[in-house]
RNA sequence: GGGUGGUAGCUCAGUUGGGAGAGCGCUCGCCUUGCACGCGAGAGGUCGCGGGUUCAAGUCCCGCUCGCUCC
Numbered sequence: 001g002g003g004u005g006g007u008a009g010c011u012c013a014g015u016u017g018g019g020a021g022a023g024c025g026c027u028c029g030c031c032u033u034g035c036a037c038g039c040g041a042g043a044g045g046u047c048g049c050g051g052g053u054u055c056a057a058g059u060c061c062c063g064c065u066c067g068c069u070c071c
Base pairs, nucleotide, nucleotide: 001070002069003068004067005066006065009024010023011022012021018055026042027041028040029039030038048064049063050062051061052060
C1' cells in the first nucleotide's frame, strides 16, 4: 500500500436507504416434591469514532481507529 471485518454479555443476520433482530446466555413466571428439560414473558444496543449527503443512514460518501489477511 491492497482486500476484508467492527451491530446485545458471546456467535452472528440485517441482500433495493424507511420496523434494530435471531440463537446461546441472564432475570421472572408456568410445569416438578425439588432440580434439569420444556413452555411463556422480560431486561439488555451512542450499530468502532468523527463528519457529509438525504425528509430519513447499520446500509451511501470522506477521514480516523482496531482486528484478520495479501504484497